[in-house]
Context: one part of a larger RNA
RNA sequence: AAUCAACGCUGGCGGCGCGCCUCAGACAUGCAAGUCGAACGCGAAAGGUUCCUUCGGGAACCGAGUAGAGUGGCGCACGGGUGAGUAACACGUAGGUAAUCUACCUCUGGGUGGGGAAUAACAGUCGGAAACGGCUGCUAAUACCGCAUAAUGCAGCGGCACCACAUGGUGACAGUUGUUAAAGCGGGGGAUCGUAAGACCUCGCGCCUAGAGAUGAGCCUGCGGCGGAUUAGCUAGUUGGCAGGGUAACGGCCUACCAAGGCGACGAUCCGUAGCCGGCCUGAGAGGGCGGACGGCCACACUGGCACUGACAUACGGGCCAGACUCCUACGGGAGGCAGCAGUCGGGAAUUUUGGGCAAUGGGCGAAAGCCUGACCCAGCAACGCCGCGUGAAGGAUGAAGCUUCUCGGAGUGUAAACUUCAUAAGAAUGGGACGAAUAAGGAGGGGUCAAUACCCCCUUUGAUGACGGUACCAUUUGUAAGCUCCGGCUAACUCCGUGCCAGCAGCCGCGGUAAUACGGGGGGAGCAAGCGUUGUUC
Numbered sequence: 001a002a003u004c005a006a007c008g009c010u011g012g013c014g015g016c017g018c019g020c021c022u023c024a025g026a027c028a029u030g031c032a033a034g035u036c037g038a039a040c041g042c043g044a045a046a047g048g049u050u051c052c053u054u055c056g057g058g059a060a061c062c063g064a065g066u067a068g069a070g071u072g073g074c075g076c077a078c079g080g081g082u083g084a085g086u087a088a089c090a091c092g093u094a095g096g097u098a099a100u101c102u103a104c105c106u107c108u109g110g111g112u113g114g115g116g117a118a119u120a121a122c123a124g125u126c127g128g129a130a131a132c133g134g135c136u137g138c139u140a141a142u143a144c145c146g147c148a149u150a151a152u153g154c155a156g157c158g159g160c161a162c163c164a165c166a167u168g169g170u171g172a173c174a175g176u177u178g179u180u181a182a183a184g185c186g187g188g189g190g191a192u193c194g195u196a197a198g199a200c201c202u203c204g205c206g207c208c209u210a211g212a213g214a215u216g217a218g219c220c221u222g223c224g225g226c227g228g229a230u231u232a233g234c235u236a237g238u239u240g241g242c243a244g245g246g247u248a249a250c251g252g253c254c255u256a257c258c259a260a261g262g263c264g265a266c267g268a269u270c271c272g273u274a275g276c277c278g279g280c281c282u283g284a285g286a287g288g289g290c291g292g293a294c295g296g297c298c299a300c301a302c303u304g305g306c307a308c309u310g311a312c313a314u315a316c317g318g319g320c321c322a323g324a325c326u327c328c329u330a331c332g333g334g335a336g337g338c339a340g341c342a343g344u345c346g347g348g349a350a351u352u353u354u355g356g357g358c359a360a361u362g363g364g365c366g367a368a369a370g371c372c373u374g375a376c377c378c379a380g381c382a383a384c385g386c387c388g389c390g391u392g393a394a395g396g397a398u399g400a401a402g403c404u405u406c407u408c409g410g411a412g413u414g415u416a417a418a419c420u421u422c423a424u425a426a427g428a429a430u431g432g433g434a435c436g437a438a439u440a441a442g443g444a445g446g447g448g449u450c451a452a453u454a455c456c457c458c459c460u461u462u463g464a465u466g467a468c469g470g471u472a473c474c475a476u477u478u479g480u481a482a483g484c485u486c487c488g489g490c491u492a493a494c495u496c497c498g499u500g501c502c503a504g505c506a507g508c509c510g511c512g513g514u515a516a517u518a519c520g521g522g523g524g525g526a527g528c529a530a531g532c533g534u535u536g537u538u539c
Base pairs, nucleotide, nucleotide: 001538002537003536005535006534007533008532009531012389013388014387015386016385017384019381020347025345026344027343029342030341031340034074035073036072039071040070042068047062048061049060050059051058052057081300082299083298091224092223093222094221095220096219097218100217101216105213106212107211108210109209110208111207112206113147115145116144122137123136124135125134126133127132153179154178155177156176157175158173160171161170162169163168184205185204186203187202188201189200192199193198226272227271228270233263234262235261238260239259240258241257243255244254245253275297276296277295278294279290280289281288282287302323303322304321305320306319325336326335327334328333353379355378356377357376361375362373363372364371365370392422393421394420395419402413403412404411405410427478428477429476430475431474432473436468442462443461444460445459446458447457448456483528484527485526486525487524488509489508490507494523495522496521497520498519504511505510
């Protein structure tokens, strides 16, 4: 000098930060991932009105195609947490991928024809304490399955050019053969057809296929960053080859066979410790220490293993198996996973509210309205830190009282107080009152598309919405707040009393055994100040 600090004494305010470093211990409760009816089929109730009634009730309409569950799509691999493991291509940095993938988004080319069979929901019935499940029957789709068509796709064959060079890649091919697609939904409309639905036209959103981009990711490599040799040898898929499998992709990644290799004093192997970095602290620098908050990467999600789905996971709030633990049970069997936000117990010297809001920023879904969002924005608690402000300012005696000291004359506290004038951080009261809000739907004007003055798209303009918060701020009235440590030297600040190697102090040197500036108290002084000291840790 610094600190994610703690402890002691003390404590006025604000702004900005920051807050389980220990048990990756266990968790009650609530919330933290949904959304779309413009993909699809079903479809309530309460309540109200009217009618009927055997006064028990029943029917119709509204509620409402609402609530709701279900099929389907997209999302749930992001965002948030933690640092256990990991000494490793985990990270950093520089490259490679001619060995690769990439949903949504952007651009470009082409297409979107015609059929089929189911199933959940639902209804009926059965089993079970429950969790949940069986059987029968019905139904829809942008769910599922064939068929058609298709190339600049993919695969085989054939040569050509360029690039790369170990395989290989790219391009044009008049090449040739085989193979692989699709789904609809919504808005509007003049003529024509149609009883109507609609056909038809058009716009938008989708769907399929191919190419390019953007973004993200996988894999490979050089170099770099820890302690121990009181760890010296390590290795059998081990090292290489051939063939095959597997993957988006190279590869012992995996399998069979063949060879006997591979690593190591330039420290292999083993043991210990540890997430890595941008950075942070210190220091003149070199260096040393650290990796909390913020940002990037990695790993993990009760412990261990496994795959499924999917563009992406071997998936924190998905699944299966095993284990430990907790809970329910009708004893047959089931349920659970806060290292998300709060919160509880425990551990500990020690670390907060079971708060408000989606107004802003960002994310998911949706055409949109909107819904969801403990991300986030705010508020609360804690002097935990940094910074700022205040606790008054000026005048006021050869100087009150009190207290201390004394050589009893005096000296000190001390302009300090009283007193006078003035002023008022914070609070309180009254009145006013934000910035943060950009735009969306809708309206108006202009342009585009179109057969079209519909619809739709673009531009300009207008046009809701504030958790914080009646907060900040402004005006008027009123109005409150100082402690802690030290005074032998280092080190700034001295005397009196008590004590008598006792009681005690102490960072080092050292003080204390009868005159202690070093112990304890008083007076006085020094330093810092809403803090001051102590302890821990780093330089």
A computed fold for a 539-nucleotide part of an RNA from an uncultured bacterium, annotated as small-subunit ribosomal RNA, 5' domain.
The RNAcentral record of the full RNA draws on ENA and SILVA.